[in-house]
Bacterial large signal recognition particle RNA from an Oscillospiraceae bacterium, 265 nucleotides, folded computationally. The model forms 92% of the base pairs in the Rfam consensus. It is recorded under the gene name ffs.
RNA sequence: CCGCGCUAACCGGGGAGAUAGCGGUGCCCUGCACCUGCAAUCCGCUACAGCAGGGGUGAAUCCCGGCCCCCGGAGCCGGACUGUGUUGUCUGACCCAGAAAAGCAGUGAUGAAGGAUCGGUCCCGCGCAACGCCCAUCCGUGAACCGUGUCAGGCGGGGAACCGAGCAGCACUAAGCGGAAUCGGACGUGUGCCGCGGGAGCGCCGCUCCUGAGCCGGCUGUCUGGGUAACGGACAUAGUCCGGUCUUCAAAGGCCGGUGCGCGG
Numbered sequence: 001c002c003g004c005g006c007u008a009a010c011c012g013g014g015g016a017g018a019u020a021g022c023g024g025u026g027c028c029c030u031g032c033a034c035c036u037g038c039a040a041u042c043c044g045c046u047a048c049a050g051c052a053g054g055g056g057u058g059a060a061u062c063c064c065g066g067c068c069c070c071c072g073g074a075g076c077c078g079g080a081c082u083g084u085g086u087u088g089u090c091u092g093a094c095c096c097a098g099a100a101a102a103g104c105a106g107u108g109a110u111g112a113a114g115g116a117u118c119g120g121u122c123c124c125g126c127g128c129a130a131c132g133c134c135c136a137u138c139c140g141u142g143a144a145c146c147g148u149g150u151c152a153g154g155c156g157g158g159g160a161a162c163c164g165a166g167c168a169g170c171a172c173u174a175a176g177c178g179g180a181a182u183c184g185g186a187c188g189u190g191u192g193c194c195g196c197g198g199g200a201g202c203g204c205c206g207c208u209c210c211u212g213a214g215c216c217g218g219c220u221g222u223c224u225g226g227g228u229a230a231c232g233g234a235c236a237u238a239g240u241c242c243g244g245u246c247u248u249c250a251a252a253g254g255c256c257g258g259u260g261c262g263c264g265g
């Protein structure tokens, strides 16, 4: 160095999670890699850390160690968006009230604001008118007997003349009932472009007079106070996405090195 037969080892690995810890089952990454059975209120094991059974490769492209590179995951930090909560001395926004009067509008030399006299508005009393109701007045009606007059017939008295009471009828009337234009009286009033007298008051309105340039606060802007929390801001928290020269683990890949036993030639 070659051949044959074996052995260690290997026939996928990794991240998060879970676990006292390790491996697996489930999720994800890498990328293609023996088979069967087991397993999330889980299965197997204990630092030599899946177990049981079967099959294959076999000392090197394949096993072991180191370095490089980095897929991907996790942590942390930052940003964007969304949900929820807190906060009003975050007053940005919205609503209300007030102040001031810069601008606009309105009003004002056909006289603003202010002042004076008077009047009205307010209260009391009276008058007048209107309206309502009542009384009086007038008209009509109005009593079986217990109203008046006249009282036929009839009744009573008387010798008679005559006298008396008196129903019905007729006429009239009282209370009552009904009506009425005016006039008269009494009472009343959510009545009045009405009149007279007195009062109160200085708020509002008006005439006149004095004076002579502002007045007003509707809109915008400014300031102050109060309120709301939809929107905006800040903070906290949860989720999704993006980024990081950060930390950590790290697949695949690349490079370097290491690793047997027996027999024969």
Stems, first nucleotide, its partner, number of pairs: 001265006009057003012030004020046005034054005063258006072249004076244012090232001092231001093228007102220003106215002114210003118206004122199006128192002130189003134185002137180005147172004155164003